The prediction has a mean pLDDT of 81. Small-subunit ribosomal RNA from a bacterium, 1391 nucleotides, folded computationally. RNAcentral holds the sequence, with entries from ENA and SILVA.
């Protein structure tokens, strides 16, 4: 270069969107650790924490062919042969094992060394003469416990020393050639040596020099952590000179000499860190790692120190110090597992005190050979990776068993069983390697392994962890906001696919999950790849130094950049493509990529860099100009206030409405004079200046900056700008002045629950002025600067030009500021738009989740008060924009309604009925509680009834079914006994059908069940309340909107009405409005039980008509329509009734019924008697009656309508005062009866304003009537008896026409009634209002919200001990260097 290969999201803020913007998941790894489980093999890997201690054994020895001796055997002897401590050399600086320390004396990659060294090897040259002195071993002799010494004698050697020789070695001095480093050449002077084996060749050694390989040393650039809450570090420091030290180079070290040397490109300090190759992840850029294996470093208890040597400042060598162990005779000594194995310890955690040198390497030796925990190998951990098995085939419309079940049936499940069949693996037998390389011969730790081959038999082998989404896979039971879960959000208060068992089912699978940690998702540090008006986030603004970036030609260079061509980048990993272990992992061949550095040659568009010019950026100069730009001074008028004085008298001021306060010692008010001090009315404006903060009377004087025009001058000189300067609103602070007004703090007075506030009457600081500090604001346009481009359109400032005038004005143009609307485009949306938040570039600043916090502590400034700078611990799963729907609002606007105004009557007070609450009680059964409970469910003496006490009954009082006995009267009824009955005992009457079997029917027993007014109205059907008979509530398509969503349905008229009509990106539907039902007015007919004297109709049914704004006038938009007339019984939906829209309130009801689900079954269930639901200090609430003359009371006199009757209504007549009684006619109903069908009205009399001839509660007495039964607890009748109460406080209800108010009838319920209560009837019959939206409630529209079931509360540190690290000071001591000495372990000094 091609080619291949290459990027997934999701949950969670909201009623709901949309966007920001966190948290948290799904994926991959790991020296891993925990939990459950558990067959097997390869191959890998294992002390990460305490570099914390460490018992025992081994990791370093080796040569006799370098030396003396000593020992055993061998020999007769010479002498051999073997070992054994020393002397002698090599080796022990390798290998092995940590990572404490190290931010560079380290690594990495590149290059220097002309500034260097090197035993062992390997090449080459030459040399290996002659001589000496010891010493150790040895033997006396002595110390000491030990370790371990001393002192005398004697011995070698490849130890050690002198002496000679030598070059291409060193030194020194000169010559010569080079600038120079350097080279070559002379003189002089200096330095070597070891032998050993062998019969011999010869061989291993030794010395000197030079080259070579490797390996090391030093020195240079370059590259790689955090932190500025570390900003200045440096005196051996930078540099010269010289010396001295090193194998070398150098302040490496010393003397003088000079003052340098690092540093925002981050010195210094701090914290952390072995570093690379390389691993993990990722699409990649990156991020994050540094374990095995390899390369470097560094260490070796912990600290300093030299000595040997080629090499060390030495892991298993010395020497001191300190810490800590041990031995010990107490005097002294003795050690360093960060070697392999083991061991305590500490921890969540990490292995055998195995086996061989048999391979590969190492050390020594001439060689056999020895050493070798390095290696090879086994062993123990599922710690990882790959492989391999736990059987394969058939078997039911499918056992059994468990779960579920809509009770039919489903799933487990072809799964078992059962028949067939294989044997990998297991087990047991046989055979049985390669690794051996070295001629012959010997020589395997692994291992009788691996691998073949036979036997046996499904035989030996499955489990973890999820199951509500995000995520693949659900049901039932048990819990009942508990126990629990839970990675996020979240689940659980009785119907939990979220807990916990169980069934099934999902996923990986000898492993699975859980935690820890990195990387991915997160474009959530954004180089690839974000932002900044409102979200986190433009510095309060100029201004400049350094830095970034820079106009237009022309030419040279080639640093950036690009082509080719080389080096280097170590194997190992990695990726392609082959090959060996049966595959694979793993092991190995070949080949290759990037980055990076570096070296030749080109290439010249752009960047850079030279060098030359150019006007368009920039910037001057001439002219003309607008301005509340700034600074000093001076001078005005009103207004305030105060001071004298004149006039005048009771108030005056102030607020909602008061008061404090002023005021007869004369105010307010109003007139004159004089003082003061701040501030500038009208022009004045969306206006103007100015960088911003900011700037307003008039006048001068300095003084900046801008803008126009025509020429014209330099020649990029420019933008930005960390750092740094200046300026900076008001408040504060400091000195000194000044002081009308205003006015914190403070005073009183009100307000108020308080009211440290608004409101009110004084009223210090201050407000002004001068110098000087502070340096902050919603310092905003919430929008850093500059430049370039990119459609209009309209207004204002300022300047110029053209045209036209005699000149201004008006017109068109241009430039420079400044506003409104809006193309394209942007933008999450609002909304921005030539004044951009739009397209493009350079610079700066700034943001990364909410809180804690703009806080703390450190630093700088400052008088101070504060300012800049600016975290964390710990919490939360959100905070957060911006729009949407709705809901509110002591927000606005339209319009309505007995909603208010106008009236009428009432409750609240009084007594008494009925309901509640509360008390009380054996029980006072239960719901129901603002509007929308409360005369409600609901006519409680028993019964009802659900309650309570007491006595019974258990397959029941009641339903079906089955099994077994027993009977056709056991049952029922009548009788009679016990008893409060229920029952229960006797006794008496009663005997189905069918020819038979049998059928029906009772009865005992058992058995499935029955029953429940027990509980959940928050689990529900159903019906029901309310907003509200208010006008408004969805849809479908289409149209905007990224979405929520919105348009329809807003708007203008108009209606009772989303009612109709207009316009409109709508155009149609629907459920609601209104019509259609039904009473009810008028008319016509047809029909006649009753009704009437009547074929009569005012009655009764049944049909039809009538009323539609139809018609005229006005007004209107020519319309919807409104209004006002005519006609008509009725006029503007005529009046009433029935009908209630989507839906709110988890509204009511499980007690009307019907239901899931729990609960209970000799009782929460069923008989009964008796009580109780009626209990009474006291509260509410719903009505009766009243307080009286519009009446009482007593006597007369009229006029209705709905309704109900047969266990019913019940008449006449009679009786009683009366409730009522006898009494029986008639009625099954237009005919009888309740029922004269009323009652207030109206005629007359009487009472005369009083607690009454009003008012009737209460109580006593007699009675009647219903019922098994009127005491608890009935009603109603006579008679007596005569409480309260004299029109009812705050507050509050209902009512617009046959209404309100009065005034009486009649039904339901019901044996009778606590009914003054509820629904209907009809009799009398009224005022008021034709306004309004101020109060209540609805309706549409619109606005603002931090509201979205409803309420609370809300921000976090302080002791005490312990550890670890630093840092400082003191004493001692090892070594080194120097010195003094003859001579120093020993004495001085410095370090």
């Nucleotide at each position: 270069u091609u080619u291949u290969u290459u990027g997934a999201g999701a949950g969670u803020u909201u009623g709901a969107u949309c966007c920001u913007a966190g948290c948290u998941c799904a994926g991959g790894a790991u020296g891993a650790a925990c939990g459950c489980u558990g067959g097997c093999g390869a191959c890998g890997u294992g002390g990460a924490u305490a570099a914390g201690g460490c018992a025992u054994g081994c990791a370093a020895g080796u040569c006799a062919a370098a030396c003396g001796g000593c020992c055993a055997c061998c020999g007769c002897a010479a002498g051999g042969u073997g070992g054994c401590a020393g002397u002698g050399g090599c080796g022990a600086a390798c290998g092995a094992g940590u990572u404490a320390g190290u931010a560079a004396u380290a690594c990495g990659c590149a290059g220097a060394u002309a500034a260097c060294c090197a035993a062992c090897c390997c090449c080459a040259a030459a040399a290996u003469u002659g001589g000496g002195c010891a010493u150790a071993a040895u033997u006396c002799a002595u110390c000491g416990a030990a370790a371990g010494g001393u002192g005398a004698a004697c011995u070698a050697a490849u130890u050690c020393c002198c002496a000679a020789u030598a070059g291409u070695c060193c030194c020194a001095a000169g010559g010569c050639a080079g600038u120079a480093a350097u080279g070559u050449u002379u003189u002089g002077g200096g330095u070597a040596a070891a032998g050993g084996a062998g019969c011999a060749a010869u061989c291993c050694g030794u010395u000197u020099u030079g080259g070579g390989a490797u390996g090391g040393g030093u020195c240079u650039g370059c590259g790689g952590c955090c932190u500025a809450u570390c900003a200045g570090c440096u005196u051996g420091u930078u540099g010269g000179u010289g010396a001295g030290g090193u194998a070398a180079u150098g302040g490496c070290u010393c003397a003088c000499c000079a003052a340098g040397g690092c540093g925002a490109u981050g010195a210094c300090g701090g914290g952390u860190a072995g570093g690379g190759g390389g691993c993990g992840u990722g699409a990649g850029a990156g991020c994050g790692u540094g374990u095995u294996c390899c390369c470097c470093a560094a260490c070796g208890a912990u600290g300093g120190c030299a000595c040997u040597g080629a090499g060390a400042c030495a892991c298993g060598g010395g020497c001191c110090a300190u810490a800590c162990u041990c031995c010990u005779a107490c005097g002294g000594g003795a050690g360093g597992c960060u070697g392999c194995a083991g061991u305590c310890g500490a921890g969540a955690a990490u292995c055998u005190u195995c086996c061989a040198c048999a391979a590969u390497g190492g050390g020594c030796g001439a060689a056999a050979g020895c050493c070798u925990g390095a290696u090879g190998g086994a062993g123990c951990g599922a710690c990882g990776u790959c492989g391999c098995g736990u059987g394969c085939g058939g078997g039911a419309a499918g056992a059994a068993g468990a779960c579920c079940u809509u009770a039919g049936g489903g799933u487990u499940g072809u799964a078992a069983a059962c028949c067939g069949c294989u044997u990998u693996u297991a087990u047991a037998g046989g055979g049985g390697a390669u690794g051996a390389a070295g001629u012959u011969a010997u020589u395997g730790a692994c291992a009788g392994u691996a691998c073949c081959c036979u036997a046996u038999g499904a035989a030996u082998a499955a489990g973890a962890a999820g199951g509500g989404g995000c995520u693949a896979a659900u049901c039932a039971c048990g819990u009942g906001c508990c126990a629990g879960c839970a990675g996020c959000a979240g689940c659980g208060g009785u119907a939990a696919u979220a807990c916990g068992u169980g069934a099934c089912c999902u996923u990986c699978a000898a492993g699975c999950g859980u935690u820890a940690u990195c990387c991915g998702g997160a474009u959530u540090c954004a180089c690839u790849g974000g932002g900044c008006g409102u979200a986190a986030a433009g510095a309060g603004u100029c201004u400049u130094a350094a830095g970034g970036c820079g106009g237009u030609u022309c030419g040279g260079a080639a640093a950036g950049u690009c082509u080719u061509u080389g080096a280097u980048a170590a194997a190992a990993u990695c990726u392609u493509a082959g090959a060996g272990c049966u595959c694979a992992a793993c092991u190995u061949u070949a080949a290759g990529u990037u980055c990076a550095u570096u070296g030749g040659a080109g290439a010249u568009a752009c960047u850079u860099c030279c060098a030359a010019a150019c006007u368009u950026g920039a910037g001057g100069g001439u002219g003309c100009u607008a301005g509340a730009a700034g600074u000093a001074a001076g001078c005005g008028g009103a207004a305030c206030a105060u001071a004298c004085g004149g006039u005048g008298u009771a108030g005056g001021g102030g607020u909602g409405a008061a008061a404090u306060c002023c005021g007869u010692u004369g105010a307010u008010a109003u007139c004159g004079u004089a003082u003061g001090g701040a501030a500038c009315a009208c022009c004045a404006a969306a206006a103007g200046c100015g960088a911003a903060g900011g700037c307003a009377g008039c006048u001068u004087a300095c003084u900046a900056g801008g803008g126009c025009a025509a020429c014209u001058c330099u020649g990029u000189c420019g933008c930005u700008g960390a750092u740094u300067g200046a300026c900076g609103a008001a408040a504060g602070c400091g000195u000194g002045g000044g002081c009308a007004u205003g006015g914190a703090a403070a005073a009183g007075g009100a307000u108020u629950a308080g009211a440290u506030a608004c409101c009110c009457u004084u009223g210090u600081a201050c407000u002004c002025c001068a110098c000087g500090c502070u340096g902050u604001a919603a310092a905003c346009g919430a929008u850093g600067g500059a430049u370039a481009c990119u459609g209009a359109u309209u207004g204002g400032u300022g300047g110029a030009a053209g045209u036209a005038u005699c000149g201004a004005c008006c017109c068109u143009u241009c430039c420079a500021c400044u506003g409104g609307u809006g193309a394209a485009g942007c933008u999450a949306a609002c909304g921005c738009g030539u004044u951009a938040a739009g397209u493009a570039u350079c610079c700066c600043g700034c943001c990364u989740g909410g809180g804690a916090a703009g806080u703390a502590c450190a630093c700088u400034g400052g008088c101070a008060a504060c300012a800049g700078u600016g975290a964390a611990a710990c919490u939360c799963a959100a905070a957060g924009g911006a729009a949407u729907a709705g809901a509110c609002g002591g927000g606005g606007g339209u319009c309505u309604a007995c909603a208010c105004a106008a009236g009428c009557g009432g409750u609240g007070g009084a007594u008494c009925a009925c309901g509640u609450g509360g008390c009380u009680u054996a029980a006072u059964u239960c719901g129901a509680c603002g509007a929308u409970a409360a005369g409600c469910g609901a006519a409680a003496a028993c019964c009802u009834u659900a309650c309570c006490a007491a006595g019974g009954c258990u397959u029941g009082a009641c339903a079906u079914g089955c099994u077994a006995a027993u009977g056709g009267a056991a049952a029922g009824c009548u009788c009679g006994g016990a008893g409060a009955a229920a029952c229960u005992c006797g006794a008496g009457c009663c005997c189905u059908c069918g020819c038979a079997a049998g059928a029906c029917c009772g009865u005992u027993a058992g058995u499935a069940c029955a029953g429940g007014u027990g509980c959940u109205g928050c689990c529900u059907g159903g019906u029901u309340g309310u907003c509200g008979u208010c006008a408004g509530c969805a849809g479908g398509u289409g149209c905007c909107g990224u979405g929520a969503g919105g348009u329809g349905c807003u708007c203008c008229a108009u209606u009772a009405a989303a009612u109709u009509g207009g316009g409109a990106a709508a155009c149609c539907u629907g459920c609601g409005c209104a019509a259609c039902c039904c009473u009810u007015a008028c008319c016509c007919u047809a029909u006649g039980u009753u009704u009437u004297a009547u074929u009569u109709g005012u009655c009764a049914u049944g049909g039809g008509g009538g009323a539609c704004u139809g018609c005229c006038g006005c007004a209107g938009u020519u319309a919807a329509u409104g209004u006002g007339g005519a006609g008509g019984a009725a006029g503007a939906u005529g009046a009433g009734g029935a009908u209630g829209a989507c839906g709110c309130c988890a509204a009511a009801u499980c007690a009307g019924c019907a239901u899931g689900g729990c609960c209970u079954u000799u009782a929460u269930g069923c008989c009964u008697u008796g009580g109780g639901c009626c209990g009474c200090a006291c509260a509410c609430g719903u009505g009766a009656u009243a307080c009286a003359a519009u009446g009482g009371c007593c006597g007369g006199u009229a006029c209705a309508a709905u309704g109900g009757g047969c266990u019913g209504c019940g008449a006449a007549a009679c009786c009683g005062c009366a409730a009522g009684g006898u009494g029986a006619a008639g009625c099954c109903a237009a005919u009888c009866c309740c029922a004269u069908c009323a009652a207030a009205a109206c005629c007359g009399g009487u009472c005369u304003c009083a607690g009454u001839u009003c008012g009737g509660a209460u109580u006593g007495a007699g009675g009647u009537c219903u019922g098994c039964a009127a005491c608890u607890c009935g009603a109603c009748c006579u008679c007596a008896u005569g409480a309260a109460g004299u029109u009812g406080g705050a507050a509050u209800c209902g009512c617009u026409a046959g209404u309100a108010a009065u005034c009486g009838c009649c039904g339901a319920u019901c044996a009778g009634c606590u009914a003054u209560g509820c629904g209907g009837c009809g009799a009398u019959g009224a005022a008021u209002a034709u306004g309004u939206c101020a109060c209540u409630g609805g309706a549409c529209c619109u606005u603002g919200u931090a509201c979205u079931c409803g309420g609370g509360u809300g921000g976090c540190u302080g002791g005490c001990a312990g550890c670890u690290a630093c840092u400082c000071a003191a004493a001692u001591u090892a070594g080194u260097u120097g010195g003094u000495u003859a001579a120093a372990a020993u004495c001085c000094a410095a370090c």